This is a predicted structure of a 73-nucleotide RNA (transfer RNA) from an Acidimicrobiales bacterium. The same sequence occurs in records of 2 taxa. It matches the Rfam family "tRNA". By type it is a transfer RNA. The RNAcentral record of the sequence draws on ENA and MGnify.
RNA sequence: GCGGGCGUAGCCCAACGGCAGAGGCACGGCUCUCAAACAGCCGCAAGUGUGGGUUCGAAUCCCACCGCCCGCA
Repeated sequence: GCGGGCGUAGCCCAACGGCAGAGGCACGGCUCUCAAACAGCCGCAAGUGUGGGUUCGAAUCCCACCGCCCGCA
C1' cells in the first nucleotide's frame, strides 16, 4: 500500500430497517445466616467509535474518517 472482519454499559455479548436496545458478569440494596459463602428478589448503568447520507423510521443500509484484529504485498 491492497483486501477482509470488528467497534453496542466498568467487562462479555444479543438485537428482520419498526416498542430508543435482550441477557450474563461486576456493582448497590434487601431476604436468608450467629456471621459469611451460596441462593433468591429488587435496582443500577449504553441512545450503539466519530461525522455525513438514504429512509416515514437506522445499532442494522451507503460514504468518509478514527481505532483494533486477520490475510496479501